This is a predicted structure of a 97-nucleotide RNA (Bacterial small signal recognition particle RNA) from a Pseudomonadota bacterium. Lineage of the source: Bacteria > Pseudomonadati > Pseudomonadota. It matches the Rfam family "Bacterial small signal recognition particle RNA". The literature on the family includes a 2002 paper in Nucleic Acids Res by Regalia et al., "Prediction of signal recognition particle RNA genes". The coordinates come from a structure-prediction model, not an experiment, and the mean pLDDT is 76.
RNA sequence: CGUCGGCGCCUCCGCGACGAUAGAUCGAAAACUCCGCCAGGUCCGGAAGGAAGCAACGGUAUCGGUCGACUCGUGCGCCGGAGAUACGCUGGCGGGG
Numbered sequence: 001c002g003u004c005g006g007c008g009c010c011u012c013c014g015c016g017a018c019g020a021u022a023g024a025u026c027g028a029a030a031a032c033u034c035c036g037c038c039a040g041g042u043c044c045g046g047a048a049g050g051a052a053g054c055a056a057c058g059g060u061a062u063c064g065g066u067c068g069a070c071u072c073g074u075g076c077g078c079c080g081g082a083g084a085u086a087c088g089c090u091g092g093c094g095g096g097g
Base pairs, nucleotide, nucleotide: 001094002093003092004091005090006089007088008087010083011082012081013080014079015077016076017074018073019072020071023067024066025065026064027063028062034059035058036057042051043050044049
C1' cells in the first nucleotide's frame, strides 16, 4: 500500500421498558336552562280521558380512581436479527521500502 474480516458508531425491523389514547370498570354528576320516566300539585274536559311538567328515581355530557391495548409515540435498552461500512479501534493474508 492492497485485500478479506471483527467490534464500535450509524440505519431498519423485532422484542422489552416507559408515556399517551381508544376501550373496560367503579364512583361523583347538570347547584343556572341535557335525556327518559314523571307521584303530588297544575291545566283542558260534563265525564271517560288527555296535556305540559317540579321533586324523587334511572341515565347522559362532564369530572375523578383502577385496568389498559393487536392504536400512537420515545435524545429509552451491557436484548435479538438484518443492512451499511463514510469514520474510529482491531485481526488475518499478500506486496513494497